């Protein structure tokens, strides 16, 4: 930090990209929690999951929607049951 968290059922919301290789399907390297059906992961108002701005800025990459800021800007999806089982920091030992 407790009318939190956490966990369990149900409902629901989303995104899937960059570079190699192939005629295509495949494969295979990067970031990522996930890179098109995993039914997985993330996220449900305490809302930055996810979309609009945005073919937008600045910084870096082999390249990328990769990192930053934008963001006190505008939208976005929920209820029930348990109840501390969480999460963060110091100390110590190994």
């Nucleotide at each position: 930090u407790a009318u939190a968290a956490g966990c369990u059922u149900u409902a629901g919301g989303g995104g899937u990209g960059u570079c190699c290789u192939u005629a295509c399907a495949g494969g295979g390297a990067c970031u990522g929690a996930g890179a098109g059906c995993a039914u997985a992961c993330c996220c449900u108002u305490c809302g930055a999951a996810c979309c609009u701005g945005a073919a937008a800025u600045g910084g870096g990459u082999a390249a990328u929607a990769c990192c930053a800021g934008c963001g006190a800007a505008g939208g976005a999806a929920a209820a029930a049951g348990u109840g501390u089982u969480g999460a963060u920091u110091a100390u110590u030992c190994u």
Description:
TPP riboswitch aptamer (THI element) from Echinicola pacifica DSM 19836, 94 nucleotides, folded computationally. Lineage of the source: Bacteria > Bacteroidota > Cytophagia > Cytophagales > Echinicola pacifica. The coordinates come from a structure-prediction model, not an experiment, and the mean pLDDT is 77. It matches the Rfam family "TPP riboswitch aptamer (THI element)". Rfam's curators write: Vitamin B(1) in its active form thiamin pyrophosphate (TPP) is an essential coenzyme that is synthesised by coupling of pyrimidine and thiazole moieties in bacteria. It was read from a public genome assembly, where an Rfam model found it.